[in-house]
């Protein structure tokens, strides 16, 4: 100087001037109330303070709160999750670490239990894909002729070839030709020591290798997990329209049941029926409906409506100390939006920044340095009960640690 890895931060700063939400305090003071003195405080004007994020966002995990449900426990079903330790209220989240994969490296990725429990699949291509198989070769041997060929009997899996996968790789020996047939390092398996809390590494002997793969198939294993959500809930409480109590008026005639009873009747509940009403008129002939209520007081349960729920908490900062670290104590300090469909914004001046043109200057002058001044830019997005994470989306900066190359000293 160039390529690069990793981790953290910030998301314009300061004045002005008008704008807007949210709470206080002053002043004025509207309806109602009222012993006409006065309560009372809506509205409005003035100040004073605060007033989005790093993701407020996707609503995908996990809590806190609430209400239902079970009111002890187990068991099944279903749904997640899955190497080991740690953290943490809790997690599928975070640290450490361990296998396994890539990287020269700094460092990255990894749903990373179980395949002698059992079911089920391994498409095409291939002779052969699961109680493995011989298509070319390769070698043995018989026969037949044109004398190197072709055919029929075996051996054998080292080459070839097909595939994601071919029943251990490499070397040697060793045989007609081959083969863990044998041997020597790697792989592997079950057990043994040593280390570690633990996944797990290491280590010498053994054993010729042996039931290949998939469980982001079904399955088994272990461990978690009751639903529903702030429109959750909880208290106030209107006009209408039901419901219920009293009361008052007011209810043509028959009957039935039940209560009560001073036997006179009251009373609830129902059946007919006199009338009545609709069926466009009208007449005839027929269907269906009301056949007791209305006024007034009072209770009560919902609905518009309001109030809480609603922000001092798993809050933030700053310093120590425990720890590799996620974290976790201890002391100190701050109060930091709340509302309803929703406030936090505009414009101006200046500084810092980026881009672009680029004036004087200066150098080893078809070039480069440096930069006066001008001009234009600023993402991605907006709290809605509230935390703890994932995870998407981001102009444009800044800072640390490390890693390769190459030059110089």
């Nucleotide at each position: 100087u160039c390529a690069g890895a990793c981790g953290g931060c910030c998301g314009g700063g300061c004045g002005g001037u008008c704008g807007c939400g949210g709470u206080c305090c002053u002043g004025u003071g509207a309806a109602g109330c009222c012993u006409c003195g006065g309560c009372g405080g809506a509205g409005c004007a003035g100040g004073g303070u605060c007033g989005a994020g790093g993701a407020a966002a996707g609503u995908c995990c996990g809590g806190g709160c609430u209400c239902c449900a079970c009111a002890g426990c187990g068991a099944c079903a279903u749904a997640g999750c899955g190497g080991c330790g740690g953290g943490u209220a809790a997690c599928g989240c975070c640290c450490g670490c361990c296998g396994g994969g890539g990287g020269c490296g700094a460092c990255c990725c990894u749903a990373g239990g179980g395949a002698u429990a059992g079911c089920g699949c391994c498409a095409c291509a291939g002779a052969g894909a699961g109680c493995a198989g011989a298509c070319c070769g390769c070698c043995u041997u018989c026969g037949u002729c044109u004398c190197g060929a072709c055919g029929g009997a075996g051996g054998u899996a080292a080459g070839g070839g097909u595939g994601a996968a071919a029943g251990g790789g490499u070397g040697g020996g060793g045989u007609a030709a081959g083969a863990g047939c044998c041997c020597a390092c790697c792989g592997c398996g079950g057990a043994c020591c040593u280390g570690g809390c633990g996944a797990c590494a290491g280590g010498g002997a053994c054993g010729g290798c042996a039931u290949g793969g998939c469980a982001a198939g079904c399955c088994c294993c272990g461990c978690u997990a009751g639903g529903a959500g702030c429109a959750a809930g909880a208290c106030c409480a209107a006009a209408u329209a039901g419901g219920g109590a009293c009361g008052g008026c007011g209810c043509g005639c028959c009957u039935u049941u039940g209560c009560g009873u001073u036997c006179g009747c009251g009373u609830c509940a129902g059946g007919g029926u006199a009338g009545g009403g609709c069926u466009g008129u009208c007449g005839c002939a027929g269907g269906c409906c009301c056949g007791a209520g209305c006024c007034g007081u009072c209770c009560g349960g919902g609905u518009a409506g309001g109030u809480c729920g609603c922000g001092a908490g798993a809050a933030c900062c700053c310093c120590g100390c425990a720890g590799c670290a996620a974290u976790g104590c201890u002391g100190g300090g701050u109060c930091c939006a709340g509302a309803g469909g929703a406030a936090u914004g505009a414009c101006c001046g200046u500084c810092a920044c980026u881009u672009g043109c680029g004036a004087a200057g200066c150098c080893u002058u078809u070039g480069g340095c440096c930069g006066a001044g001008c001009a234009a830019g600023g993402a991605c997005a907006g709290a809605a009960c509230c935390c703890g994470g994932c995870u998407u989306a981001c102009a444009g900066g800044c800072c640390g640690u490390c890693u390769g190359a190459u030059c110089c000293a």
A computed fold for a 409-nucleotide RNA from a Caulobacteraceae bacterium, annotated as Bacterial RNase P class A. Lineage of the source: Bacteria > Pseudomonadati > Alphaproteobacteria > Caulobacterales > Caulobacteraceae. It matches the Rfam family "Bacterial RNase P class A". Its family is annotated with tRNA processing, ribonuclease P activity and dimeric ribonuclease P complex in the Gene Ontology. The family's RNA type in Rfam is ribozyme. The prediction has a mean pLDDT of 77. It was read from a public genome assembly, where an Rfam model found it.